[in-house]
Context: one part of a larger RNA
Molecule: small-subunit ribosomal RNA, central domain
Organism: uncultured bacterium
RNA sequence: CUGGGCGUAAAGGGCGUGCAGGCGGUCUGAUAAGUUAGGCGUGAAAGCUCUCGGCUAAACCGGGAGAGGUCGUCUGAUACUGUGAGACUAGAGUAUGGUAGAGGCGUGUAGAAUUCCGCGUGUAGUGGUGAAAUGCGUAGAUAUGCGGAGGAAUACCAGUGGCGAAGGCGGCACGCUGGGCCAAAACUGACGCUGAGACGCGAAAGCAUGGGUAGCGAACGGGAUUAGAAACCCCGGUAGUCCAUGCCGUAAACGAUGUGUACUGGGUGUUUGUCCCCCACUGGGGGGUGAGUGCCGAAGCCAACGCGCUAAGUACACCGCCUGGGGAGUACGGUCGCAAGGCUAAAACUC
Numbered sequence: 001c002u003g004g005g006c007g008u009a010a011a012g013g014g015c016g017u018g019c020a021g022g023c024g025g026u027c028u029g030a031u032a033a034g035u036u037a038g039g040c041g042u043g044a045a046a047g048c049u050c051u052c053g054g055c056u057a058a059a060c061c062g063g064g065a066g067a068g069g070u071c072g073u074c075u076g077a078u079a080c081u082g083u084g085a086g087a088c089u090a091g092a093g094u095a096u097g098g099u100a101g102a103g104g105c106g107u108g109u110a111g112a113a114u115u116c117c118g119c120g121u122g123u124a125g126u127g128g129u130g131a132a133a134u135g136c137g138u139a140g141a142u143a144u145g146c147g148g149a150g151g152a153a154u155a156c157c158a159g160u161g162g163c164g165a166a167g168g169c170g171g172c173a174c175g176c177u178g179g180g181c182c183a184a185a186a187c188u189g190a191c192g193c194u195g196a197g198a199c200g201c202g203a204a205a206g207c208a209u210g211g212g213u214a215g216c217g218a219a220c221g222g223g224a225u226u227a228g229a230a231a232c233c234c235c236g237g238u239a240g241u242c243c244a245u246g247c248c249g250u251a252a253a254c255g256a257u258g259u260g261u262a263c264u265g266g267g268u269g270u271u272u273g274u275c276c277c278c279c280a281c282u283g284g285g286g287g288g289u290g291a292g293u294g295c296c297g298a299a300g301c302c303a304a305c306g307c308g309c310u311a312a313g314u315a316c317a318c319c320g321c322c323u324g325g326g327g328a329g330u331a332c333g334g335u336c337g338c339a340a341g342g343c344u345a346a347a348a349c350u351c
């Protein structure tokens, strides 16, 4: 090097863009690098295989033949691969017309609720729990009416609904902006797929500077519970949660299932395009054809569970990863980070 694997046993990179590399549609003719046939050369000896012989035999030794190659060169073959040339439209893309959407960024704005403040009414409790207590309240609370302040989040609609590559995204309006899908088939003419490095994005928590702070709430204080209670329950409450800018770069970042393409029975929901038919209504019904998203299941697959056109089926291309448990995702080194720490990643020893 060669093997077998990666939903749950070890194993899919958190996600994308993409340089190199690997792989690559149909037709024509050219070339002959790969490929392939033959000739020649070379492939020392020993060794290896076959064979003959020598030690009484074998080991061992001697003779002969053969095998052994990413080899060189010459001549030929041209299906496939490559190379360069020409052409094509089924892949890919562009233009056109539609279409759905919590996709992203910014600005503004609305109502409900909590809390706080002011004033009024009003009086002894309130709050909380399994039960209580701490707490709040005669300096007038809780409750209730009116007014005001401020922050955060957007009930119903709401849906195994939608959008996004993933993380994720939910009041309303406006501005800017990305992507998808469908129809028809005008244009380009293989422009494609994957993608080591690289670059970008990346929940929450955390960090830095400045702001903000209603509610919630690590830490912390108190009350309970308990043998104890460093907890679960209760009363408070600081960081934080929010905003701006810059870091961090992790997660059960999960469908624990990499991306792309092709092929392989059906049934039944739902979202959203599009076409046709019927009833003749501003709606209802039926059928076809796309793109999503669920469920059930033929074949097939699977250790089983289960998967089953959204594959874990049948194949191909490319990348990532695994190779007994612990030690250990640790040490050391390197590198990134302000730090916390991240990434890369062993061994002794042990079972």
Stems, first nucleotide, its partner, number of pairs: 003323004007305002012319001014201004021194003025088004030083002033081002035077007042069001048066007091191001092188003096183004103177007110154001115149007125136002162169002206247006215241002220236004258318006266296014300307002324351003333344004